[in-house]
Context: one part of a larger RNA
RNA sequence: CCCUCGUUAAGGAACUCGGCAAAUUACCACCGUAACUUCGGGAGAAGGUGGGCCCCGGUACCGUGAUGGUUCCUCGCGAACCGGAGCGGGAGGGGGUUGCAGUGAAGCGGCCCAGGCGACUGUUUACCAAAAACACAGGUCUCUGCGAACGGGAAACCGGACGUAUAGGGGCUGAUGCCUGCCCAGUGCCGGAAGGUUAAGGGGAGGGGUUCACGCUCUGAACCGAAGCCCCGGUAAACGGCGGCCGUAACUAUAACGGUCCUAAGGUAGCGAAAUUCCUUGUCGGGUAAGUUCCGACCCGCACGAAAGGCAUAACGAUCUGGGCGCUGUCUCAACGAGGGACCCG
Numbered sequence: 001c002c003c004u005c006g007u008u009a010a011g012g013a014a015c016u017c018g019g020c021a022a023a024u025u026a027c028c029a030c031c032g033u034a035a036c037u038u039c040g041g042g043a044g045a046a047g048g049u050g051g052g053c054c055c056c057g058g059u060a061c062c063g064u065g066a067u068g069g070u071u072c073c074u075c076g077c078g079a080a081c082c083g084g085a086g087c088g089g090g091a092g093g094g095g096g097u098u099g100c101a102g103u104g105a106a107g108c109g110g111c112c113c114a115g116g117c118g119a120c121u122g123u124u125u126a127c128c129a130a131a132a133a134c135a136c137a138g139g140u141c142u143c144u145g146c147g148a149a150c151g152g153g154a155a156a157c158c159g160g161a162c163g164u165a166u167a168g169g170g171g172c173u174g175a176u177g178c179c180u181g182c183c184c185a186g187u188g189c190c191g192g193a194a195g196g197u198u199a200a201g202g203g204g205a206g207g208g209g210u211u212c213a214c215g216c217u218c219u220g221a222a223c224c225g226a227a228g229c230c231c232c233g234g235u236a237a238a239c240g241g242c243g244g245c246c247g248u249a250a251c252u253a254u255a256a257c258g259g260u261c262c263u264a265a266g267g268u269a270g271c272g273a274a275a276u277u278c279c280u281u282g283u284c285g286g287g288u289a290a291g292u293u294c295c296g297a298c299c300c301g302c303a304c305g306a307a308a309g310g311c312a313u314a315a316c317g318a319u320c321u322g323g324g325c326g327c328u329g330u331c332u333c334a335a336c337g338a339g340g341g342a343c344c345c346g
Base pairs, nucleotide, nucleotide: 001341002340003339004338005337006336007335008334010332011331014330019327027051028050029049030048031047036041038175052097053096054095055094056093061089062088063087064086068082069081070080071079072078098102110325111324112323113322114321115320116319117317118316122134123133138173139172140171141170142169143168144167150159151158152157176312177311178310179309181242182241183240186239187238188235189234190233191232192231195230196229197228201224202223206219207218208217209216210215243261244260245259246258247257270304271301282298283297284296285295286294
C1' cells in the first nucleotide's frame, strides 16, 4: 500500500453525475394516523408510549376434563346432568428491584412530498440492458356456414377441433373514466347483370399457292368470346392526409371581422418549451443564500393531437426525475484497531 471488517471528536451530503456505498429503521402490544380514492384501498401511512426480573400469584379468566355422585334405560367399556382433581393456556392491575441499555445476542421495514412512463400480478436480451420494451384482461376492425377460414404437407393426410359465429384465424389498440373530430382526391379493400378495352377459342366475307377439274393448302375482315383493367359507387379503430397571403377596432398592441389563392379536406376536443421546443438556461411564479435539473403557469406547437389512440386516473413499480426529514467516514480529513495479502526470513 491492497482486500474484507470494526470504532470514531466536531460538523452532517459540504461528497458525487447521482446519498453510490454505509448508517438509520426493524419484533410485539397499545394509542394514533392526511391528501386522494375505482370506497377495496391509501395503512405497518406518518407520529408516539410501553417491553427485563421478583412479589401479590398455584391471580382473574379460558380450554380440557379423571375418580366420584344423581337420574334414565333397548343393562353396556351406555346416555344425560352434577361435580370439580389433574393438565394446558393466561392477561390486566398493584407493589418492589437492577443495568448506560430489558425485541439487552442473532435475525429483523428508514420515512415523507411532488412529477414522467406503464393500469395492475406477470414476461424478456442463459453470459454487459428487467425497462416506459413484451404480455395482459378490456376495446375495435376484418376473415370464416364447416371437407370453415388459416397453417403444415408434391400428396394422402394432419393441426384448427372430436370445436361450429357467445366459435376459430388475422390486424391494431391496451385496466378504468371522459372521449375518439374533418378528408374517399391517391393507394388498398368491398359492391356494381350496363358500357369501353381484352387472350385462346368460335366465326368465316375476302385473298394467295397448286390444279383440267374435284380437291389440298396458306392467309384472313366483320361478328361472338372470361377474369383483369377502364368506368360508377361505398369504406379511415383500412394505408394515409388534416394550407397560404393581405387588410381591419378612437393610444399602442392584437384581431372577434373582411378579401383572395389553393385543396380530397385544411387539426375539433384535450394537451402543450412536453420521453416531443431548434432558437432555449424562452418568459413569469415556486422551491435554494445561489436552481441549464424540478414543480406550476403562459402558448410564438422549428416539428402534440385523438385506438402507430387523446386527455385524466386510485392502486401497483429492485422503473426514471426533483425536493425534504431522519441517519451516517460519502465528505471537511483523516485516525486507530482486527483478519487476510503485499514485503522479509525459512

A computed fold for a 346-nucleotide part of an RNA from a metagenome, annotated as large-subunit ribosomal RNA, domain IV. It matches the Rfam family "Bacterial large subunit ribosomal RNA". The family has 102 seed sequences and 51,934 matches in Rfam 15.1. Gene Ontology terms of the family: structural constituent of ribosome and ribosome. The RNAcentral record of the full RNA draws on SILVA.